[in-house]
Context: one part of a larger RNA
Molecule: large-subunit ribosomal RNA, domain I
Organism: metagenome
RNA sequence: GGCGCAGGGCGAAUGCCUUGGCACUGGGAGCCGAAGAAGGACGUGGUUAACUGCGAUAAGCUGCGGGGAGUCGUAAGCAGACGUUAUAUCCGCAGAUUUCCGAAUGGGGCAACCCGGCUGAUUGCAGAUCAGUCAACAUAUACUGAAUAAAAUAGGUAUAUGUGGGGAACCGCCUGAACUGAAACAUCUAAGUAGGGCGAGGAAGAGAAAUCAAACGAGAUUCCGCCAGUAGUGGCGAGCGAACGCGGAAGAGGCCAAACCGAGGGUAGAAAUACCUUCGGGGUUCGGACAGCGAUAUGUAGGCAAAAGGUUAGUCGAAGUGUGUGGGAAAGCACAUCAAAGAGGGUGAUAAUCCCGUAGACGAAAGCUGAUUGCCGCUAGCUGUAUCCAGAGUACCGCCGGACACGUGAAACCCGGUGGGAACAUGGGGGGACCACCCUCCAAGCCUAAAUACUACCCAGUGACCGAUAGAGUAAUAGUACUGUGAAGGAAAGGUGAAAAGGACCCCGGGAGGGGAGUGAAAUAGAACCUGAAACCCUGUGCCU
Numbered sequence: 001g002g003c004g005c006a007g008g009g010c011g012a013a014u015g016c017c018u019u020g021g022c023a024c025u026g027g028g029a030g031c032c033g034a035a036g037a038a039g040g041a042c043g044u045g046g047u048u049a050a051c052u053g054c055g056a057u058a059a060g061c062u063g064c065g066g067g068g069a070g071u072c073g074u075a076a077g078c079a080g081a082c083g084u085u086a087u088a089u090c091c092g093c094a095g096a097u098u099u100c101c102g103a104a105u106g107g108g109g110c111a112a113c114c115c116g117g118c119u120g121a122u123u124g125c126a127g128a129u130c131a132g133u134c135a136a137c138a139u140a141u142a143c144u145g146a147a148u149a150a151a152a153u154a155g156g157u158a159u160a161u162g163u164g165g166g167g168a169a170c171c172g173c174c175u176g177a178a179c180u181g182a183a184a185c186a187u188c189u190a191a192g193u194a195g196g197g198c199g200a201g202g203a204a205g206a207g208a209a210a211u212c213a214a215a216c217g218a219g220a221u222u223c224c225g226c227c228a229g230u231a232g233u234g235g236c237g238a239g240c241g242a243a244c245g246c247g248g249a250a251g252a253g254g255c256c257a258a259a260c261c262g263a264g265g266g267u268a269g270a271a272a273u274a275c276c277u278u279c280g281g282g283g284u285u286c287g288g289a290c291a292g293c294g295a296u297a298u299g300u301a302g303g304c305a306a307a308a309g310g311u312u313a314g315u316c317g318a319a320g321u322g323u324g325u326g327g328g329a330a331a332g333c334a335c336a337u338c339a340a341a342g343a344g345g346g347u348g349a350u351a352a353u354c355c356c357g358u359a360g361a362c363g364a365a366a367g368c369u370g371a372u373u374g375c376c377g378c379u380a381g382c383u384g385u386a387u388c389c390a391g392a393g394u395a396c397c398g399c400c401g402g403a404c405a406c407g408u409g410a411a412a413c414c415c416g417g418u419g420g421g422a423a424c425a426u427g428g429g430g431g432g433a434c435c436a437c438c439c440u441c442c443a444a445g446c447c448u449a450a451a452u453a454c455u456a457c458c459c460a461g462u463g464a465c466c467g468a469u470a471g472a473g474u475a476a477u478a479g480u481a482c483u484g485u486g487a488a489g490g491a492a493a494g495g496u497g498a499a500a501a502g503g504a505c506c507c508c509g510g511g512a513g514g515g516g517a518g519u520g521a522a523a524u525a526g527a528a529c530c531u532g533a534a535a536c537c538c539u540g541u542g543c544c545u
Stems, first nucleotide, its partner, number of pairs: 001544009015530001016495002020466002022463007029455002031166002039101003042055003046078002050074002061095006070082003106115003116134007136163009170201001171199005181188001185235001211218002222249005232240002253447003256391001260281009287389003290384004299378002302376005309369004314362003320335004336353002338342001344356003396420007406432001427442005482489002502529001505516004
């Protein structure tokens, strides 16, 4: 030195475990913010570095409920308190307080800082401190008010209301790629996707036919299943891809403008009057005004009130003993019991009957929600059809684009830019160029629940999901430590034991550490702590060299 045997060290795999995740289901809830949000900074405890809570009233204050013997968060100790039969801690509801930054809003600023004005309070004055207030913009009203004599306008001031910023995904609008596919590539595709911007809500958007249909008829919108990968479209390539109609979910329709009537104001005029304007009535497509007849019914999404129930603390809740083994019984054995409860978790090993629970049954002073109900408000019908009204730089046309499943095509319908530019219900739009006939509808104003989408958040539950290199990046003081000027990137790290019973005392040592003693079922479970593989290292020994 090698091979083997035995015993150790180091090391962390593996096994077992789960406080944490992942995915989904059913409910709930779905916006917050100048009454200062989201998110932070700094404080705050007897002792306090971190987390959590809270805010100079600072691990808390008040009220009302619940609950009932312990309590002063994680989190021990020391010190000191509170409470024990109804005022502790604790849980729920409502309130008070809530520094500074942050839309941040008195001005400034290198966020959490600096410096002011006005009013009031304290103070003998100055000053200082404290409380309140002071941003901008929009709209409305009032008062003022230049250049410019008057008037007007611009501007100014005051009051009132609103806006601003944040939000996981979902939603609307604007903007808008490329890789890729076409086996290259340019039209095309990817895709109106990703990205960017603006905006809204608990949903958003759409929505009560100038719609479809086809000679029969339907009757707002949205979503789902068919129709159908059909008809089409397409370098007729790759691809893209309807509608009619049918079956379901849900179901709801309303309001203006105008004609006409009335009131106020303004302009012109001597006045009558004319015109303009504001407001009220009227009216809204089975058209209306107008003329006549007749009437108080029906519905309701607005306002107010009530309210079954639900929800935000909780309460009750059946039934087992013995025995031996063992550190320990829930396992074994023996004999029982309950079950509207034999889901699950815990307890010194595997518990229906020990504990928490479970089935089932109850409960709210206060807040939230709420089927439904009542009142108020609003809301009707028939006949006639002479006259009047019924959304104009609109419809439509040319040119150029976009969007429609539809790439300019025979290309309608819809939207935009640009240039032209109607009719007036005896009118107008559509029925896929266009024309006629016929049918159908009434544009150029507005609102509208439900069925639908999503899940940051709350509750309950489920898993041929993970089990610490997995599952979230995070089972732990994790978006932490650390890296980067910055945007940003981004870890590692779980397990003593049933219980700390966490090793008093003695010995060696400066200590670390060790040897005894003691605890424990076990200490090769001793905190570098369950199990403890391999690599690697060491000791002893046999054999070989």